Predicted 3D model of a 114-nucleotide RNA (SAM riboswitch aptamer (S box leader)). The prediction has a mean pLDDT of 82.

[in-house]
RNA sequence: ACCUUAUCAAGAGCGGCUGAGGUACUGGACCUGUGAAGCCCGGCAACCUGAUUGCGCCAAGCUGAGGCGUAAGUAAGGUGCUAAUUCCUGCGGAAGUUUUCCGAGAGAUGAGGA
Numbered sequence: 001a002c003c004u005u006a007u008c009a010a011g012a013g014c015g016g017c018u019g020a021g022g023u024a025c026u027g028g029a030c031c032u033g034u035g036a037a038g039c040c041c042g043g044c045a046a047c048c049u050g051a052u053u054g055c056g057c058c059a060a061g062c063u064g065a066g067g068c069g070u071a072a073g074u075a076a077g078g079u080g081c082u083a084a085u086u087c088c089u090g091c092g093g094a095a096g097u098u099u100u101c102c103g104a105g106a107g108a109u110g111a112g113g114a
Base pairs, nucleotide, nucleotide: 002113003112004111005110006109007108008107013041015040016039017038021031022030023029025090027088028087042082043081044080047078048077049076053071054070055069056068057067058066086106091103092102093101094100095099
């Protein structure tokens, strides 16, 4: 790089280092020395993995191994994200008047695959 699939209207720092770009692409519209991108820390989220331990049950007179349920899909871990709806747009359709809505495509991320 390719294929399948789910999601994309919510959420998240007045921190440190550094120093000029950034918002995928097109065209716009924006952000940015009152500090871009990047790195670190913090945070958000819940796609994937997922406890220890406690309690209850299987369970019989007692004890224990084991299993199941529950606290809990919690803690933690693997990713991701942390301006603006994926910032809007591109292709098609509907309304209808230059705007609104719906869908696709493209893109991003996770999981699985070849």

It was read from a public genome assembly, where an Rfam model found it.